[in-house]
Context: one part of a larger RNA
RNA sequence: CUGGGCGUAAAGAGUACGUAGGCGGUACCGUAUGUCGGAUGUGAAAGCCCAUGGCUCAACUGUGGAAUUGCAUCCGAAACUGCGGAACUAGAGUGCAGGAGGGGAGAGUGGAAUUCUUGGUGUAGCGGUGAAAUGCGUUGAUAUCAAGAGGAACUCCGGUGGCGAAGGCGACUCUCUGGAAAGUUACUGACGCUGAGGUACGAAAGCGUGGGGAGCAAACAGGAUUAGAUACCCUGGUAGUCCACGCCGUAAACGUUGCGGACUUGGUGUUGGAGGUAUUGACCCCUUCAGUGCCGGAGCUAACGCGUUAAGUCCGCCGCCUGGGGAGUACGGCCGCAAGGCUAAAACUC
Numbered sequence: 001c002u003g004g005g006c007g008u009a010a011a012g013a014g015u016a017c018g019u020a021g022g023c024g025g026u027a028c029c030g031u032a033u034g035u036c037g038g039a040u041g042u043g044a045a046a047g048c049c050c051a052u053g054g055c056u057c058a059a060c061u062g063u064g065g066a067a068u069u070g071c072a073u074c075c076g077a078a079a080c081u082g083c084g085g086a087a088c089u090a091g092a093g094u095g096c097a098g099g100a101g102g103g104g105a106g107a108g109u110g111g112a113a114u115u116c117u118u119g120g121u122g123u124a125g126c127g128g129u130g131a132a133a134u135g136c137g138u139u140g141a142u143a144u145c146a147a148g149a150g151g152a153a154c155u156c157c158g159g160u161g162g163c164g165a166a167g168g169c170g171a172c173u174c175u176c177u178g179g180a181a182a183g184u185u186a187c188u189g190a191c192g193c194u195g196a197g198g199u200a201c202g203a204a205a206g207c208g209u210g211g212g213g214a215g216c217a218a219a220c221a222g223g224a225u226u227a228g229a230u231a232c233c234c235u236g237g238u239a240g241u242c243c244a245c246g247c248c249g250u251a252a253a254c255g256u257u258g259c260g261g262a263c264u265u266g267g268u269g270u271u272g273g274a275g276g277u278a279u280u281g282a283c284c285c286c287u288u289c290a291g292u293g294c295c296g297g298a299g300c301u302a303a304c305g306c307g308u309u310a311a312g313u314c315c316g317c318c319g320c321c322u323g324g325g326g327a328g329u330a331c332g333g334c335c336g337c338a339a340g341g342c343u344a345a346a347a348c349u350c
Stems, first nucleotide, its partner, number of pairs: 004321003007304002012318001014201004021194003025088002028085004034080001035077008049065006091191001092188003095184002103177007110154001115149007125136002162169002206247006215241002220236004258317006266295011299306002323350003332343004
C1' cells in the first nucleotide's frame, strides 16, 4: 500500500451555502502528456533463482542463463481517460398558466382565561393536603356582578395533516419576502454532484445594555414528611421566562441512519397537483407525479429489525471509528465580557 467498518456494539459533523480538490451525460472529428504494444540503450560485479562443472560429499567455488518488475529514446495503437474543436437533449437551470402551505420579517387588531385596582351584593370563613400546617380573612377575604389596568399565551379546528436545510413554525388582517410540488415543453445547452479549509444559520439555558413583568418559577424563606429531608408535597418568592439590540454556539441538535444519482415484487391509508371516465355539478372510480405513514416480498442483518422514504444492489464525494478507565480532561493554540466552546494527548491502571 491493499484489506474492515459507522440504526442499537467505537464511529454520520446540529444544518446549509460554497472555495480548492475529487468525480462527471449522449454521438462525432482531431490529438497523444495518462494507457497499451514493439525495438534499442541502460539497469556494475557479487548475491538470490535455474542448468552444469571443481574440491571424496557438503559448506565453499567456476561457467552459462534467467531475473533485475525501473529509466531514457525511437516506432506504433486509439477502445477507455485527458485535452482541443464542433454538436445534441434524457442531467441541471429558465420561461409561461393555475393551485397548496403554522416557511421568514415588520406593523396592526381580537376574544377567552389568570392576576391586580375601583365600586356593588354578601358573611365567616377561604385556601391547601394522604392528613395537616405555614398563608389569606371582620381594616370584610373566599364567592358573585360591573367597570378598568397590564402582561403573556393563542381553546376548538388539529390530523403517524402542512411548511422549512436544520434549529423550528399554530388566533386574525395587511405589507415585504424565500422555497418546494404538479402541468406545459417555449428557451439555455452539461451550465452537474460532492465539498478539506471558509462563511452563514443554529432549541433551551446563560451573558451585556435598556425596557417590561400578568402567570409560572431556579435561588431563597416558611410549613409539612422523615431517624435525618440542604428533596419529593404545600404557602410564598427573586433572577429568568417577554421586547429591542449585541454576544454565546451547545443538546438524547435523534430517523441515534451524511449528501447526490441509478436499479430492484407488492398491499393499504393520507396531503398537494395533473389527466381520464362519469355527471346538471360536487363526489365516487381509474391513471400518473411529488410528499408523508403503516404492513410486508426478495435481499440484507449478530439479532432486533430494515425493506422503492432501504439498513437491498451499485457509483461519486465528504465526515468519522480502532479495548475500558484516565478524558472530551491536562498543556498549548484559537474564539468568548464571562460562563465556557473548539482542537486534543500522556503517565498510570484493568
Model confidence (mean pLDDT): 88 of 100.
Small-subunit ribosomal RNA, central domain from a metagenome, 350 nucleotides, folded computationally.
It matches the Rfam family "Bacterial small subunit ribosomal RNA".